About this RNA:
This is a predicted structure of a 485-nucleotide part of an RNA (small-subunit ribosomal RNA, 5' domain) from an uncultured prokaryote. Rfam family: Bacterial small subunit ribosomal RNA. Rfam links the family to the GO terms ribosome and structural constituent of ribosome. The RNAcentral record of the full RNA draws on ENA. The coordinates come from a structure-prediction model, not an experiment, and the mean pLDDT is 86.
Context: one part of a larger RNA
């Protein structure tokens, strides 16, 4: 000198764009953050309409209606958060072969015949009983292609579901088998990747082979047997620290430091463990077990997990609203209408940062008054003020008023912007003045009170302390502290 997710002191007019728990991965009240589909299925409350009975406000029947729940499908593996762990094929980069991939796209073929339950619900009332549907479940057939075996002749195995507008057998949406693609993911390897030797040896599934198992897939991934290997001074092992990268800051560069925001990857979801479902999880707002903690309880037993968005307590030098909207972009479901979406778009708070603007402009010497200094002549503050003339950016008041949306649909928002009006009217501080380092005098104090980044000032004329006048620097900021180069 530059920089900052900063903090502190004094001060503070406006706007645009960004940023905002770096500490306790501490504990969490409350609300919301993942649903959707009636064009898969059965059943169908309230309300409304019509009719009947009458006890005149109730019951029954038919229709309409579609709530809440249930079976079933898809989505809850994305999106959002955090950085505890991890020194690792975690990440970065470049390669590889032994793999899977829901939804999507393209191609080929098929969609036949049957069956048994079960929720919801009802009846009982204590763990019974009755009824029922399906794109839920099961069997048979066929099977181009598909898989396995093969003596290459052949043999064996395995599938499906319907819904539906309307013109009543045609759209459309589906279902099954299979091939290819796209996308995503898993696996292996070379190289790169912090400190410590006051850590020198480490390792028995350890290293390799055979056989078997296992996985979507290669492999000690697992098991049995056999061999005795494997890593290491080019630092193994141990220990400490740490998410990695694109980047960011600084620097002429080489380099050094760093990894907030944004983007990619990884890991985690109260702590530890485990699997289930599924194309995909060993699953933040799923399940089970154990633990700690909190809450409810009729004491028998239950419930919970903000490192989602707000918000609370606590910790701390320190970090925001329990806001609006799905209008846009995107995501899930749905044929669609649409529903959901604290993703996102916006608004609120904060000078936290960067950038822009303003706090007036011109004229104005009796060089006014006042202040300060003085050699008492004067000097300085100082064209500064006053006064006169002018302007209205920003602000304020009023009127108009968008784009963002494509036929409709705008949270932002009566916002941005435009026009008119208003009156210099509402808008300047902070640090410093001994040298480094731009800027000097007076008074007070008297090694006291105090200052100080270093050198050093202060003991009776202190340009160094405190005040004043004057001056210098930066400016809605200024200065200090901390950290990095």
């Nucleotide at each position: 000198g530059a920089a900052c997710g900063a903090a502190u002191g004094c001060u503070g007019g406006c706007g645009g764009c960004a940023g905002g728990c770096c500490u306790a991965a501490c504990a969490c009240a409350u609300g919301c953050a993942a649903g959707u589909c009636g064009a898969a299925c059965g059943a169908g409350a309230a309300g409304c309409c019509g009719g009947a009975g009458c006890u005149u406000g109730c019951u029954c029947c038919g229709g309409u209606g579609g709530a809440a729940a249930g079976u079933g499908g898809c989505a809850g593996a994305c999106g959002g958060g955090u950085g505890a762990g991890u020194a690792a094929c975690a990440u970065g980069u470049g390669g590889g072969a032994a793999u899977c991939u829901a939804c999507c796209c393209a191609g080929a073929g098929g969609u036949a015949c049957g069956g048994a339950a079960u929720a919801a619900u009802g009846c009982a009332g204590u763990u019974g009983u009755a009824c029922u549907a399906a794109u839920a479940c099961c069997g048979u057939a066929u099977g181009u292609g598909c898989c396995c075996c093969u003596u290459c002749g052949g043999g064996g195995g395995g599938a499906a579901a319907g819904c539906g507008u309307u013109a009543u057998g045609u759209a459309g949406c589906g279902c099954c088998u299979u091939u290819g693609g796209a996308u995503g993911a898993g696996c292996c390897c070379g190289c790169a990747c912090u400190g410590g030797a006051u850590u020198a040896g480490g390792u028995a599934g350890u290293u390799g082979g055979u056989a078997g198992g296992g996985u979507a897939a290669a492999a000690g991934c697992c098991u049995a047997c056999c061999a005795a290997g494997c890593c290491u001074a080019c630092g193994a092992u141990c220990u400490a620290u740490a998410g990695c990268u694109g980047g960011u800051c600084u620097g002429a560069g080489a380099g050094g430091a760093u990894g907030a925001u944004c983007a990619g990857c990884c890991a985690c979801a109260c702590u530890g463990g485990a699997a289930c479902u599924g194309a995909g999880a060993c699953a933040c707002g799923g399940u089970c077990c154990a633990g700690a903690c909190u809450c409810c309880u009729a004491c028998g037993g239950g419930a919970g997990g903000c490192a989602g968005c707000a918000g609370u307590g606590g910790g701390g030098a320190a970090u925001c609203u329990u806001g609006c909207a799905c209008a846009a972009u995107g995501g899930g479901c749905g044929c669609a209408a649409g529903c959901c979406u604290g993703a996102u778009g916006c608004a609120g708070c904060c000078a936290u940062g960067c950038c822009g603007c303003g706090u007036g402009a011109g004229u104005g010497a009796a060089g006014a008054a006042g202040g300060c200094c003085c050699u008492a002549g004067g000097g300085u503050u100082g064209u500064a003020a006053a006064a006169c003339u002018c302007u209205u950016u920003c602000g304020c008041u009023a009127g108009g008023g968008a784009a963002g949306a494509u036929a409709a649909u705008g949270a932002c928002g009566g916002u941005a912007c435009c026009u008119a009006g208003u009156a210099a009217a509402g808008a300047a501080g902070c640090c410093c003045c001994g040298g480094c380092c731009a800027a000097c005098u007076c008074c007070g104090u008297g090694c006291c009170a105090g200052c100080a980044g270093c050198c050093g000032c202060g003991g009776u004329a202190a340009u160094a302390c405190g005040g004043a006048g004057g001056g210098g620097g930066c400016u809605a900021g200024c200065a200090u502290u901390g950290u990095u180069c």